[in-house]
RNA sequence: AGAAAUUGUGAUGGACAGCGGCAAACGGGUGAGUAACACGUAGGUAAUAUGCCAUUCAGUGGGGAGCAGCCUUGGGAAACCAAGAUUAAUACCGCAUACGAUUUUCAGGUGAUGCUUGAAAAUGAAAGGCCUUCGGGCCGCUGAUUGAUUAGCCUGCGGUCCAUUAGCUUGUUGGUAGGGUAAUGGCCUACCAAGGCAAAGAUGGAUAGCCGGCCUGAAAGGGCGACCGGCCACACUGGGACUGAGACACGGCCCAGACUCCUACGGGAGGCAGCAGUGGGGAAUUUUGCGCAAUGGGCGAAAGCCUGACGCAGCAACGCCGCGUGAAGGACGAAAUCUUUAGGGAUGUAAACUUCUUUUGGGAGGGAAGAAAUACCUGGCAACAGGUGCUGACGGUACCUCCAGAAAAAGCACCGGCUAACUCAGUGCCAGCAGCCGCGGUAAUACUGAGGGUGCAAGCGUUGUUCGGAAUUACUAGGCGUAAAGCGCGCGUAGGCGUUUGGAUAAGUCGAUAGUUAAAUACUUCUGCUCAACGGAAGUAGGUCUGUCGAAACUGUUCAAAUUGAGUACAGAAGAGGAUAGCGGAAUUCCUGGAGGAGCGGUGAAAUGCGUAGAUUUCAGGGAGAACACCAAUGGCGAAGGCAGCUAUCUGGGCUGUAACUGACGCUGAGGCGCGAAAGCGUGGGUAGCAAACGGGAUUAGAUACCCCGGUAGUCCACGCCGUAAACGAUGGACACUAGGUGCUGGGCAUAAGUUCAGUGCCGUAGCUAACGCGUUAAGUGUCCCGCCUGGGGAGUACGGCCGCAAGGCUGAAACUCAAAGGAAUUGACGGGGGCCCGCACAAGCGGUGGAGCAUGUGGUUUAAUUCGACAUACGCGAAGAACCUUACCUGGGUUUGACAUCCCAAUGACCGCCUUAGAAAUAAGGUUUUCUUGAAUUUAUUCGAGACAGUGGGACAGGUGCUGCAUGGCUGUCGUCAGCUCGUGUCGUGAGAUGUUGGGUUAAGUCCCGCAACGAGCGCAACCCCUAUCCCUUGUUACCAGCGGGUAAUGCCGGGGACUCUAGGGAUACUGCCCAGAAUAACUGGGAGGAAGGUGGGGACGACGUCAAGUCAUCAUGGCCCUUAUAUCCAGGGCUACACACGUGCUACAAUGGCCGGUACAAUGGGGAGCGAACCUGCGAAGGGGAGCAAAUCCUGAAAAGCCGGCCUCAGUUCAGAUUGCAGGCUGCAACUUGCCUGCAUGAAGUUGGAAUCGCUAGUAAUCGUAGGUCAGCAAUACUACGGUGAAUAUGUUCCCGGGCCUUGUACACACCGCCCGUCACACCACGAAAGUUUGUUGUACCAGAAGUCAUUGGGCUAAUUCUCUUCGGAGAAAAGCAGGUGCCGAAGGUAUGGCAGGUGAUUGGGGUGAAGUCGUAACAAGGUA
Repeated sequence: AGAAAUUGUGAUGGACAGCGGCAAACGGGUGAGUAACACGUAGGUAAUAUGCCAUUCAGUGGGGAGCAGCCUUGGGAAACCAAGAUUAAUACCGCAUACGAUUUUCAGGUGAUGCUUGAAAAUGAAAGGCCUUCGGGCCGCUGAUUGAUUAGCCUGCGGUCCAUUAGCUUGUUGGUAGGGUAAUGGCCUACCAAGGCAAAGAUGGAUAGCCGGCCUGAAAGGGCGACCGGCCACACUGGGACUGAGACACGGCCCAGACUCCUACGGGAGGCAGCAGUGGGGAAUUUUGCGCAAUGGGCGAAAGCCUGACGCAGCAACGCCGCGUGAAGGACGAAAUCUUUAGGGAUGUAAACUUCUUUUGGGAGGGAAGAAAUACCUGGCAACAGGUGCUGACGGUACCUCCAGAAAAAGCACCGGCUAACUCAGUGCCAGCAGCCGCGGUAAUACUGAGGGUGCAAGCGUUGUUCGGAAUUACUAGGCGUAAAGCGCGCGUAGGCGUUUGGAUAAGUCGAUAGUUAAAUACUUCUGCUCAACGGAAGUAGGUCUGUCGAAACUGUUCAAAUUGAGUACAGAAGAGGAUAGCGGAAUUCCUGGAGGAGCGGUGAAAUGCGUAGAUUUCAGGGAGAACACCAAUGGCGAAGGCAGCUAUCUGGGCUGUAACUGACGCUGAGGCGCGAAAGCGUGGGUAGCAAACGGGAUUAGAUACCCCGGUAGUCCACGCCGUAAACGAUGGACACUAGGUGCUGGGCAUAAGUUCAGUGCCGUAGCUAACGCGUUAAGUGUCCCGCCUGGGGAGUACGGCCGCAAGGCUGAAACUCAAAGGAAUUGACGGGGGCCCGCACAAGCGGUGGAGCAUGUGGUUUAAUUCGACAUACGCGAAGAACCUUACCUGGGUUUGACAUCCCAAUGACCGCCUUAGAAAUAAGGUUUUCUUGAAUUUAUUCGAGACAGUGGGACAGGUGCUGCAUGGCUGUCGUCAGCUCGUGUCGUGAGAUGUUGGGUUAAGUCCCGCAACGAGCGCAACCCCUAUCCCUUGUUACCAGCGGGUAAUGCCGGGGACUCUAGGGAUACUGCCCAGAAUAACUGGGAGGAAGGUGGGGACGACGUCAAGUCAUCAUGGCCCUUAUAUCCAGGGCUACACACGUGCUACAAUGGCCGGUACAAUGGGGAGCGAACCUGCGAAGGGGAGCAAAUCCUGAAAAGCCGGCCUCAGUUCAGAUUGCAGGCUGCAACUUGCCUGCAUGAAGUUGGAAUCGCUAGUAAUCGUAGGUCAGCAAUACUACGGUGAAUAUGUUCCCGGGCCUUGUACACACCGCCCGUCACACCACGAAAGUUUGUUGUACCAGAAGUCAUUGGGCUAAUUCUCUUCGGAGAAAAGCAGGUGCCGAAGGUAUGGCAGGUGAUUGGGGUGAAGUCGUAACAAGGUA
């Protein structure tokens, strides 16, 4: 305004777009790249810039043209774009003015690149806004000045690895001119010159952000670069510029690429290494939180806005710090658990229980600091002063008070040693443990569990990483003879080090002072959170840094001198020093000739080989090549390798003397150069001997070896390579110093001794060394220089490089694997090492075994079973006696508190014995018989109680010849009756250890003597003990019988005796005591005397320290394990006695030294009562009958046999031998079949002296002959243990075999030679090399093509401002300036071609390593069997 919906205009407030200003280059993140002026530190910039800020000076006049937004139209899916119209400014553009600004020219000053002063010329500015009391104020804008801040650039020095990366570089290095930049500069361009870097490490490769600092360490160092702070670099990958004071820009732009997303397929969008968050990867790392309240930043006049910077909160024991989970009392000590020697001990004052406290947590109430500015008001020119007032995310959080209540709050690792902490059970080299050593195979402090203990504790343990210990890379601060390590030797470059005196200098060095070494950190002190962690304040320290001033001893530099280091000269002497040429004799071999005639040669033994075609041998002559006997040596020379007949020529070095000359000329020596044994290589010669390869013969399981016969390269010469050796003194060179003694070589002085210089040996002091050893010739003490080492193997290998003709050399790793490898010394053991010694060890002898038959044991086989043990040191052994028993084994039948011991409970009163039945018996059933002691009571023969005994039932328990002798005791074997084995003290050695105990003698002996750093002692030896040999004393029966007596056929038969033998007690004797000789005046040895016996008289017992995990759980004992109606126990029968075979030990023989027959003589030891058993009788005999005597010097066994005397046999499978078998008997015994012994008769096997091999014995022994005993009813006994009779041979001796002792030597052995150990092959696994290739990354070179973009250039496109000209005053044209386009240079990704380097993979192949008890040999360790 309109009726109204609604609309116009103005003001205020809010929101949003656009124009404009500033910021966005800060803050925040990350560490890919980077070995670089990136960083650190100290400097330079007179070669620079710097917005905002501060200071000072001057100015801010007058004009102009547009473009966004908004509107209209159009295109597109979108992102967005195009055209037209309109418009403002502190946006944009001229003009004016301008200094000390900029440019050019000239002149002066100076500390001199472009600094500074003066003069002249030219050129270059601007913008306004707000408030006003109209005075002005505030904020701006422009030109300049000074400052601050920030940034750019340059320089010295510093901080990684690889040399198996040694050469790199062309804008490269420098110059001139120009361009470019804020600014110097090859930063860029043109031209000129040919430079520049590098062994003090260039170039290349690998790795890496740098620092303050952090961790560790006594330090020096080593490792690291999270958090916090400084610098750098980066922002999806690569390239590029724009804007701006500042960027080549994390949340800007353009292009290329990869990837993701949207799409209408035409085209677009994006960049969390910002804060949260998601996915993925991973052993592993948080909330899509609150707030701008504080601090800080940006913008703004301010209010204020923005701020995942920041302040807070959340999550995680991730770290550091603090606190709690209770405190006091409480038993000779609960329960439970563990353990036990069964008593006890431990958990343990621990718990329970009593009293007390209340942090933290829970509940209730109160409740902060961190906040004061900006703002506003007043004052002041201002700075500012005074006043008023607002603001808290954390957070109702920290903190304070009250209440209840021991209430809600302990785990983890370890317990064999290192290393604090121990037992039980399970397991049984399994399961498992383990950081290293290592543990586990039936008693695991090591595994697993438990009890207990130890250590830490809201943590504990494991894993990973770093430093330490580690002096184990040694700067501080190591080594190199033998452990790893001295270049094979010299010459010499760089470098390092270097004699004496004086002067100068001041680089090193030292002092003072100044600057800086940011803050944080560290350290010291004080201080704030209740303490602490954490924080605040002050101080200190920190550099291979820089400036200034000073000192001048030492080092350096320089000048001048010196002579002692070094060298020269002169005079001497020595030498296998080197090179070349010539000469010589011996030997070897070949050739020729003579002699000669059968072998030679060779070996451990042989053969191959040579020889009648004449060898070997011998004589003479000749040829050839190589090496040089004696001298000769521990000797000489040389740098090392190495050098040896004689002569000549050329030549190097050393030594001595003189002290004339030079005047530090020296020492060492990375690289480099040269020399360098033998073998080997190339070319050409030469070739006598020797001799790889090769051939043959032997040896041997084999023998590609050792031995033998041959024999070619080679060995020799010339020239050229190779470049290595245990090239060794396993010892680099030079100089100086530090006891000696004694040889040798070459000089000097002296010449009697000696002394001195140079060299070469031995011994040795101090010292050194792990020890051995070294020791003026150092491995001692020092200085200088070089080389080399850092566990063993892999490996001096692979790859790469260099050298070489090749062989190969030099340089030289890693993966993987082991817990050792190694040195020196010690004690043993061992040796096909040595020395000494012993033993029936050999030898000398005698007799056996092995052959036969038988006996016996074993293996094997067999069996239902043939029970078990023993295997060098078992095998006639346990077993001193298996028909049953034994007996443990097998079959069958039985029993289950048991065949045997002890205890308890219950009921009973018998049990036993005898008889009968069943049975193989054990056993079962039945019958018969039938208690004892004691107390009490009463009916006086009964009851009750207690005990003994007995069986029955039950419970504890018995039982086991079941396993382990490798859990054990005891006992035993063996080395071995060998002479050894040790200790105390002392001494020596770092030590293990040594000494003693070895040595010289001697012995059976470690027996004794002597000596000795040993002195003593012990167990062994010996002796003491027993037997035996001689004598004496005593004793005198059962033994004895001389003398006396008695008696007989005869006898000690009797009396008697005590002499003898003897008995059995005690003594004696023998000791090298005596003599001679030897030895050392010893020990002792040889001989002799005497004596019964002579050198331990003979024999026995006696067995050191120890070895063999020797033997025995079956003598016995015993830990552990196992069985418990059976692995116990009883019974019957069987087996241990089997039988193709093998072995051991024996017996009997094979005969005449004998067999058989007859006669006859002489012992000793033993045994005897369920016994020995006489006389006598019977029997052929075994035996039977008998029963004297005897518990034994009395009786019996009991006869000894070989022997002696006589006879037969006459060499044979016999008159040998007796197996086997038949018949008939005897004895023992319940029993004689399996399975006894004996007798008689008959039968009459093998066997005629034993292969290889092997055993015993040294004197009353071997051999041979018989006797006795034990066990035992009997006996398989030929066995074993004893006894006597007869009664030898041999020993020269220690070479050899076996065993042992002592000393010494070597050792790679120590389970100790039955040790250790090497290589191929086969199998499995592992890592590595090579390899036709293949594949990936990176990088070089050449070329193609070329985005964006800067710069240059271009004209015929387009254009508002300014200038000029024209004009119709609208405008038009030209110039300047600009935009777009084109072109050019450069240029990213891309493409093509071709190289380098690095990695992955690869059929196959090569060696290496490791593996269980594989195969083949035996190379090494000892003289390793050939050093």